[in-house]
Context: one part of a larger RNA
RNA sequence: GGAUGAACGCUAGCGGCAGGCCUAAUACAUGCAAGUCGUACGGCAACACAGUUGCGAGCAAUCGCAACCGGUGGCGAGUGGCGCACGGGUGAGUAACGCGUAUGUAACCUACCCUUCUCCGGGACAUAACUCCGCGAAAGCGGUGCUAAUAUCCCAUACCAACUCAUCAAGACAUCUUCUUGAGUUGAAAGCAGCAAUGCGGUGAAGGAUGGGCAUGCGUCCCAUUAGCUGGUUGGUGAGGUAAUGGCCCACCAAGGCUACGAUGGGUAGGGGUUCUGAGAGGAAAGCCCCCCACACUGGUACUGAGACACGGACCAGACACCUACGGGUGGCAGCAGUAGGGAAUAUUAGUAAUGGGCGAAAGCCUGAACUAGCAACGCCGCGUGUGCGAAGAAGGCCUUCGGGUUGUAAAGCACUUUUUGAGAGGAUGAGGAAGGACGGUACUCUCAGAAUAAGUCUCGGCUAACUACGUGCCAGCAGCCGCGGUAACACGUAGGAGGCAAACGUUAUCC
Numbered sequence: 001g002g003a004u005g006a007a008c009g010c011u012a013g014c015g016g017c018a019g020g021c022c023u024a025a026u027a028c029a030u031g032c033a034a035g036u037c038g039u040a041c042g043g044c045a046a047c048a049c050a051g052u053u054g055c056g057a058g059c060a061a062u063c064g065c066a067a068c069c070g071g072u073g074g075c076g077a078g079u080g081g082c083g084c085a086c087g088g089g090u091g092a093g094u095a096a097c098g099c100g101u102a103u104g105u106a107a108c109c110u111a112c113c114c115u116u117c118u119c120c121g122g123g124a125c126a127u128a129a130c131u132c133c134g135c136g137a138a139a140g141c142g143g144u145g146c147u148a149a150u151a152u153c154c155c156a157u158a159c160c161a162a163c164u165c166a167u168c169a170a171g172a173c174a175u176c177u178u179c180u181u182g183a184g185u186u187g188a189a190a191g192c193a194g195c196a197a198u199g200c201g202g203u204g205a206a207g208g209a210u211g212g213g214c215a216u217g218c219g220u221c222c223c224a225u226u227a228g229c230u231g232g233u234u235g236g237u238g239a240g241g242u243a244a245u246g247g248c249c250c251a252c253c254a255a256g257g258c259u260a261c262g263a264u265g266g267g268u269a270g271g272g273g274u275u276c277u278g279a280g281a282g283g284a285a286a287g288c289c290c291c292c293c294a295c296a297c298u299g300g301u302a303c304u305g306a307g308a309c310a311c312g313g314a315c316c317a318g319a320c321a322c323c324u325a326c327g328g329g330u331g332g333c334a335g336c337a338g339u340a341g342g343g344a345a346u347a348u349u350a351g352u353a354a355u356g357g358g359c360g361a362a363a364g365c366c367u368g369a370a371c372u373a374g375c376a377a378c379g380c381c382g383c384g385u386g387u388g389c390g391a392a393g394a395a396g397g398c399c400u401u402c403g404g405g406u407u408g409u410a411a412a413g414c415a416c417u418u419u420u421u422g423a424g425a426g427g428a429u430g431a432g433g434a435a436g437g438a439c440g441g442u443a444c445u446c447u448c449a450g451a452a453u454a455a456g457u458c459u460c461g462g463c464u465a466a467c468u469a470c471g472u473g474c475c476a477g478c479a480g481c482c483g484c485g486g487u488a489a490c491a492c493g494u495a496g497g498a499g500g501c502a503a504a505c506g507u508u509a510u511c512c
Stems, first nucleotide, its partner, number of pairs: 001512004006508004013383005020375001021342001026340003030337003035082003040079002043075002047073003051068007089295003098220008108212002113208005119202001121155004130145001132143004160187007169178003191200003221267003228258003233255006240248001270292004274285004297318005320331004348373001350372003355369001356367004386416004396407004421449006430439001456501005461482003467496005477484002
């Protein structure tokens, strides 16, 4: 000098854009953050309509009220489907195939989506809701009886697939792979809407796309004042397990495996794209944004599922907190706000139009993702605080050799302008094609008023740009280094003046 997720002191007019718990991965009140589908299903708690019955009013048409009724729109709770493995947060752990990069998979999986082919026949008995009964303070639980499905189960069929056996051919990384033909065994399915056409679905198979799993080469911090480490350890055979290879797990057998090219141990740490600095080489950092990983009160476990060993799922154990009728229960903000605590320090318990996502045939619903607004100069950038003329060089201040000098064209005064500010009027794009805009009566445009509404902060001994007076008297104090202060201090304090930067300025901390 540059830089910062900064903090502190003093000051402060506006706008645009970005960023805002670096500390306690501490504990959390409250609200919200994942639902949706009635075109899968039985139903009907609420609402609306139709219908039926009754009562009342009326000459009547009809109207009002009440009850019943799933008939219709729809729909609480329930069965079922899809989603909840995404999106959002955090960086505790991890020195590791975790990450980066380059490969392999002849050792693998992939819901929804796309392409192609095939099929969709018959049957069965359960169960929730509901009814009744019971237990419990509650959370909730048990029993009885009834019922439906795109829930569950059985049978048939099989383009095809899997497995076994035989057979023909081709290829290759070592184990093998592909392919022809034949035989045997096993394996499917669901309906819904519509008058219909048809649409949306269902089953099996092949291919694609997307997303992943696993493996390997190389790279990846400090300490040798850590030198030896290792028993599922290293390898083999067999069996198990997995989508899949493998000591991944197990039985048996062998005795191996790693290490000065740093094993093992200890410390520290999420990694990268990138960012800062620097002429570069390099050094440092890893906040925001993007990719990957890991975690979700702590530890462990599996279930469901295409996918989890699952932040707002389950079970067990533990700590903590809450409720309790003392028998027993409930909870997990490292989601968005917010609270307490810690700290030098970090924001609102705000709004919902678009975009993206989930579900749905759709209308649509949900979405603290996202887009906006709010708060604080935290940063970067832009604008303003007037412009021209104006010497009696006014007054006042300060200094003075008392002549004057300086503040200083500065002010006043005269003329002008209106960015900004205030007031009034109009007023968007963002939503492709009728309506629909949170932001927002915002941005922006026009008119009017009036210099009006707007300057500080640090320094002035040398380094280093800018000097005098007074006060103080090794005191009070200053200070980045050298050093100032003990009676004329350009170094302390105040004043005048000057210099630097400027809505900032200075200090502290950290990096180059």
A computed fold for a 512-nucleotide part of an RNA from an uncultured bacterium, annotated as small-subunit ribosomal RNA, 5' domain. The full RNA is in RNAcentral, with records from SILVA. It matches the Rfam family "Bacterial small subunit ribosomal RNA". Rfam links the family to the GO terms structural constituent of ribosome and ribosome.